[in-house]
RNA sequence: GAGUUUGAUCCUGGCUCAGAGCGAACGUUAGCGGCGGGCCUAACACAUGCAAGUCGCACGAGAAAGCGGUUUCGGCCGUAAGUAAAGUGGCGGACGGGUGAGUAACACGUGAGUAAUUUGCCUUUCAGCGGGGGAUAACAGUCCGAAAGGAUUGCUAAUACCGCAUACGUCGGCGGGGCCCUUGGGUCCUGUCGGGAAAGCCGGCCACUCCAUGGAAGCUGGCGCUGGAAGAGAAGCUCGCGGCCCAUCAGCUAGUUGGCGAGGUAAUGGCUCACCAAGGCUUAGACGGGUAGCUGGUCUGAGAGGAUGAUCAGCCACACUGGGACUGAGACACGGCCCAGACUCCUACGGGAGGCAGCAGUGGGGAAUAUUGGGCAAUGGGCGCAAGCCUGACCCAGCCACGCCGCGUGAGUGAUGAAGGCCUUCGGGUCGUAAAGCUCUGUGGGGAGAGACGAAAAAACAUUGGCUAAUAUCCAAUGGACUGACGGUAUCUCCUUAGCAAGCACCGGCUAACUCCGUGCCAGCAGCCGCGGUAAUACGGAGGGUGCAAACGUUGCUCGGAAUCAUUGGGCGUAAAGCGCACGUAGGCGGUCGAGUAAGUCGGGUGUGAAAGCCCUGGGCUUAACCCAGGAAGUGCAAACGAAACUACUCGACUUGAGUACUGAAGAGGGUCGCGGAAUUCCCGGUGUAGAGGUGAAAUUCGUAGAUAUCGGGAGGAACACCAGUGGCGAAGGCGGCGACCUGGGCAGAUACUGACGCUGAGGUGCGAAAGCGUGGGGAGCAAACAGGAUUAGAUACCCUGGUAGUCCACGCCGUAAACGAUGAGCGCUAGAUGUUUCUGGUAUUGACCCCGGAGGUGUCGUAGCUAACACAUUAAGCAUUCCGCCUGGGGAGUACGGUCGCAAGGCUGAAACUCAAAGGAAUUGACGGGGGCCCGCACAAGCGGUGGAGCAUGUGGUUCAAUUCGACGCAACGCGAAGAACCUUACCCAGGCUUGGACUGCGAGUGACCACGUCCGAAAGGGCGCUUCCGCAAGGACACUCGUAGAGGUGCUGCAUGGCUGUCGUCAGCUCGUGUCGUGAGAUGUUGGGUUAAGUCCCGCAACGAGCGCAACCCUUAUCUUUAGUUGCCAUCAGGUCAAGCUGGGCACUCUAACGAAACCGCCUCGGAUAACGGGGAGGAAGGUGGGGAUGACGUCAAGUCCUCAUGGCCUUUAUGUCCAGGGCUACACACGUGCUACAAUGGUCGGUACAAAACGUCGCAAACCCGUGAGGGGGAGCUAAUCGGAAAAAGCCGGCCUCAGUUCGGAUUGGAGUCUGCAAUUCGACUCCAUGAAGCUGGAAUCGCUAGUAAUCGCGGAUCAGAACGCCGCGGUGAUACGUUCCCGGGCCUUGCACACAC
Repeated sequence: GAGUUUGAUCCUGGCUCAGAGCGAACGUUAGCGGCGGGCCUAACACAUGCAAGUCGCACGAGAAAGCGGUUUCGGCCGUAAGUAAAGUGGCGGACGGGUGAGUAACACGUGAGUAAUUUGCCUUUCAGCGGGGGAUAACAGUCCGAAAGGAUUGCUAAUACCGCAUACGUCGGCGGGGCCCUUGGGUCCUGUCGGGAAAGCCGGCCACUCCAUGGAAGCUGGCGCUGGAAGAGAAGCUCGCGGCCCAUCAGCUAGUUGGCGAGGUAAUGGCUCACCAAGGCUUAGACGGGUAGCUGGUCUGAGAGGAUGAUCAGCCACACUGGGACUGAGACACGGCCCAGACUCCUACGGGAGGCAGCAGUGGGGAAUAUUGGGCAAUGGGCGCAAGCCUGACCCAGCCACGCCGCGUGAGUGAUGAAGGCCUUCGGGUCGUAAAGCUCUGUGGGGAGAGACGAAAAAACAUUGGCUAAUAUCCAAUGGACUGACGGUAUCUCCUUAGCAAGCACCGGCUAACUCCGUGCCAGCAGCCGCGGUAAUACGGAGGGUGCAAACGUUGCUCGGAAUCAUUGGGCGUAAAGCGCACGUAGGCGGUCGAGUAAGUCGGGUGUGAAAGCCCUGGGCUUAACCCAGGAAGUGCAAACGAAACUACUCGACUUGAGUACUGAAGAGGGUCGCGGAAUUCCCGGUGUAGAGGUGAAAUUCGUAGAUAUCGGGAGGAACACCAGUGGCGAAGGCGGCGACCUGGGCAGAUACUGACGCUGAGGUGCGAAAGCGUGGGGAGCAAACAGGAUUAGAUACCCUGGUAGUCCACGCCGUAAACGAUGAGCGCUAGAUGUUUCUGGUAUUGACCCCGGAGGUGUCGUAGCUAACACAUUAAGCAUUCCGCCUGGGGAGUACGGUCGCAAGGCUGAAACUCAAAGGAAUUGACGGGGGCCCGCACAAGCGGUGGAGCAUGUGGUUCAAUUCGACGCAACGCGAAGAACCUUACCCAGGCUUGGACUGCGAGUGACCACGUCCGAAAGGGCGCUUCCGCAAGGACACUCGUAGAGGUGCUGCAUGGCUGUCGUCAGCUCGUGUCGUGAGAUGUUGGGUUAAGUCCCGCAACGAGCGCAACCCUUAUCUUUAGUUGCCAUCAGGUCAAGCUGGGCACUCUAACGAAACCGCCUCGGAUAACGGGGAGGAAGGUGGGGAUGACGUCAAGUCCUCAUGGCCUUUAUGUCCAGGGCUACACACGUGCUACAAUGGUCGGUACAAAACGUCGCAAACCCGUGAGGGGGAGCUAAUCGGAAAAAGCCGGCCUCAGUUCGGAUUGGAGUCUGCAAUUCGACUCCAUGAAGCUGGAAUCGCUAGUAAUCGCGGAUCAGAACGCCGCGGUGAUACGUUCCCGGGCCUUGCACACAC
């Protein structure tokens, strides 16, 4: 920095990721080299080999094989050889190498100290090394033992051991003195007494002495030895400071703390011991528990920090486990000893041996870590005079991609953009200059050859010089040979061929990289969020791409990001977080002035801060990694010097912080005692009678044994109406009738005094509502528990009737609360306005108010500021400061364990496992509420008529069936798609056919037939046979068939992949935008408010101003009129004429028709209203306040409906899910529901007579007159392509007759018979007619629907579809009713409020 809580937002907060690193491991893959690294686990156990020896120039003794000689073959001699091996003795085995078990410690780091110390080998220096003695290994003999090993006797040497002599130093005792210093110091001078050394070996020489080539003494050189002094290096001890966790470890300690003395040590010291004293440590964390080697460094980080302590280096500790000492300069000793233990091995069972945390190696453990290699050539170490020997230290090699670094796997050119793969919108795109091809190069690999650096010293030897008596030695210089594990390696040269050398992870977001197929909440993925339920860029594969590359991923761990423990650098009103409140201990912090000191602080310099590492510069390997040299740095510690502002300390002074004294006012502040009235209940008495009480309604309950009600009297307990108030008091809890007494605190005023006496406060102590507990009282009312009655599905509740603890008092516990202002205490500073309470000053007044100020308290609003926002805002949550408390994701859990307090209940303190990817705060927009306000709607109410009951029609469910094709399902499916299923339709079922020659099309080639007709088979479709070309002058064309090619077809699936169309909320009044403004933001404002409207309609106001889609209007129709036009319409006037009739002439005036106009706008009057918008009333008018009706449906919602209208992605099918055809089915029927029709009758039925419409339709048609039939209908055919003709009769109505309440003259179902019509065909399965039949039904339970005006209701008429087939649908006109109102039900709009809802109750 990002992802993740939400519909969205801001914040808080956790989780997760991107980075770097690693002694790593695992998976896939793997060409080379260089430099490094390699048991993190079992300090588990170890076979085998090696890892510490060396010295004959300290000493004694001393083989054998072999070879040679000799031998009477037993042997002997020489050589090997003074060799090997062993012993005495010396030095070294305390170094080097390993490991990290233990250790929280002076173990480590750092800085000091040692006047409290030691030191082999090495260096320098002083003084010495005289003279004796006695043993003992080895060896030999004897003996014991299985072995390991041992005993005893005898011999022998030394640089082994022991006396003696000597003593410059030294050490000890007793003294004197100088200097430097101070724990028991150094040094120098000096007196005296005492103690105490030594070892020889190897060379050289002969001047002197002795033996006499020469040697010895002697001299000389080297090594060695002894006693000192000094140095270097090493070690011991002491101290300051520094670095882990737990307080759910708070007290620990008897050698403990100190002293005197002694012992011990190289040395201080309770290190040890005796005695004496009673101390010592600790909240600045003792003691206890857990963990851990420490450091230089390493990793990370901007840093501060955090984590770590492999390799390399320093220190420590350890060496099977525990203990102990010996030797030694040094050890309490890794490859030494002793004891004990465990384990392993040997054993003759008596007894012995062993210690890989050395190098290899084995087993085991484990995710995991190498060869039983070579060499002492180099470096280093031990011994030795040296040569040299030893050295698993070390140098090399082997194994392992474990890490870092470098190189390669080719380079250039090459477009028919090859083939092939993948994708595709079928055009193409991409892999891709990639390949091939052409031209080059030769690292690595392979073959052949040459071939290193690391090696130069020491020594031998030679020469010269120095020392010396010396040509010995020694020293210096020069010359100088030998010596390589790695290794025939690096490197170089030649040859060979592009030939032999690329993978891994990822591609939804974070995070660079996208498509196809498969799969279908399956298989699987996943670090977090999350993907997968048929179109998955997230699973698996493929193509392509991205990243890194001899590696790439995964896992684990560390730091970072994480300011997520915050010193740098966080917080606590509501997110986690202020202890319930106070007093106060330690501690922390602290007013003004002056002086001093120098602990903190500051300054420059000094010492130290090992090396390596990091950093810089330079250099060496071809580069790099790596290595070398130099420098810088190392923020630290120590000592000394300097400064004196601040803090501190000491001294002195001050008054403003704090306090004391005086006067005064207020107050439910606290405690004790007493008093009062109202009310409830109970008791007694009176009056009085049937109820009372209680509830939503009731009941339990009380009451005729007299209740309730009412009057009088009495008892008892508790609480104190009104006053009473964001009024008062108190630290908080809390405090309320009145009076008295005792008592605390705050405030104001005016002076005086003390002189910083202050603030906070871990622990601690006290106070602390209610409930609860203990003991004893008290008990009226109320009332947990409990009982009963109700409510309810239940009701362990809410409601009711009772009722015990308790509530009250005294004393003692408890110690908690949403103990809240969810806000710790103190102090200072920072605009105001306005209430209220207490005190006070001023002015004024007779006085009390009012008014202007000050102080304390308590509220409201508000500026700056602050805040995530809400809010806070001199009573801060602002700006600062001091001190305390507390927080660190949610759950588990304030739980468990432990401790502590309590009589108990329980309180305080207070985890973890596990689990989740969130949990939260504030605010926003919606939706919702049995929240509120305002307002609409046939929403209710008021009515009328229905449905639900009957029969039938129709649709649906269900059932049935070979099939009963499919869709539609709350409103918003169900007389819906379907404006019309006998065949067709038709998608379903059964049966029969067809197959690129398909129901249909394009192209190419070929043929000349095909169609029609006839005939045969068949249920038909279809098939067989017969017949047969046409147009054009020609080219060619048409048609059909055959072949090929491209491809058709699907009412198959997905309406949750879609377009289009539609329903619905809803003709509800809403939905938005631009700019501006406000807000961190989501968003808000506008659109809210006051009015008004049918309306976001309009007016006014307003940080808004405008605009858009909606509303309205514009459109159609209807209602009035004018004008124009009069045929098919009309007929007033004129004329003719009929039985009658606009029938005719004529006219167009009227009606009407159909076109253009007019008219209505709250325009006028009046009243109300903000003078507005608008509303009420009125006039006029055909019509009055959008006149009536229609069309018109905003942003959106319902994954609403439709893949079966159409279109369309994907999937499926292709001799079938396509297509043709016959028959059947969609019409089934125990049942259930919806929508309708007809009724149940008299406001009716029936018969006769008679009147008045509108709209629409008709040539594939409507059909008149007339005739026939009871009728459906038939015959007939005038007229009409229609204001002309026709269907056509309108019906209810009106007039008159009959019926008289009955299952009827109501009702017409059902059934029988006979017919008519349509049609190829009415059996399944049409409509209609006539005759006969004459069912249910007498107004319909719960429930439920429609309708506000020409509406409901009622009456008929027409049309679409259609051959025929409406009670449905769509239209038309005739007759023609009721609404107080908005409490409630339902739905909706606006504002507001709550919300833990947002797939939104």

A computed fold for a 1401-nucleotide RNA from an uncultured Pseudomonadota bacterium, annotated as small-subunit ribosomal RNA. The RNAcentral record of the sequence draws on ENA and SILVA. Its mean pLDDT, the model's own confidence on a scale to 100, is 84.